[in-house]
């Protein structure tokens, strides 16, 4: 001086009702398991303020991390 903070975990989402994998639960198939298929829960989007009819999302500040 730049990034970056979004579900247990890795991440999407660049102004208009937050999602996806895996991970959890429940099912179905199996003599079981597993794997495959279905469902289903799970997130005041890292804290405060600001802009706007609306803010994960645009701006300031603070914290936390990685980098220079």
């Nucleotide at each position: 001086c730049g990034g970056c903070a979004u579900a247990g975990c890795u991440c999407a989402g660049u102004g208009g009702u937050a999602g996806a994998g895996c991970a959890g639960a429940g099912g179905u198939u199996u003599u079981g398991u597993a794997a495959a298929c279905c469902u289903c829960a799970g997130g005041u989007c890292g804290g405060g303020g600001g802009u706007u009819c609306g803010a994960a999302u645009c701006c300031c500040u603070c914290u936390g991390u990685c980098g220079g």
Predicted 3D model of a 68-nucleotide RNA (transfer RNA) from a marine eukaryotic metagenome. The sequence is in RNAcentral, with records from MGnify. Rfam family: tRNA. The family's RNA type in Rfam is transfer RNA.